[in-house]
RNA sequence: UAUACGAAAAAGCAAACCCGUCGCGAGGCGGGGACGCAAAGCCAGGGGUCUCCCCCAGGGAUAGCCCAGCUGCCGAA
Numbered sequence: 001u002a003u004a005c006g007a008a009a010a011a012g013c014a015a016a017c018c019c020g021u022c023g024c025g026a027g028g029c030g031g032g033g034a035c036g037c038a039a040a041g042c043c044a045g046g047g048g049u050c051u052c053c054c055c056c057a058g059g060g061a062u063a064g065c066c067c068a069g070c071u072g073c074c075g076a077a
Stems, first nucleotide, its partner, number of pairs: 005075002012037002017032006035064001041070002045067003048062005
């Protein structure tokens, strides 16, 4: 130094729930809040789940479900 790994420290993110707001909905955004997180950073390409739709077709949500891709802080064992 790289890979693997995850003790400590610094910094960071923020589940449930509450308020506001947008959306038919899943859910998004802002504020409060902290269950957790070393990729709980980005990405909807693949799978899963969820939603709109009587159904199909089609559209949508989810990265804090998994995989792939891109990027990345610290350094004990």
Molecule: c-di-GMP-I riboswitch aptamer
Organism: Thermoleophilia bacterium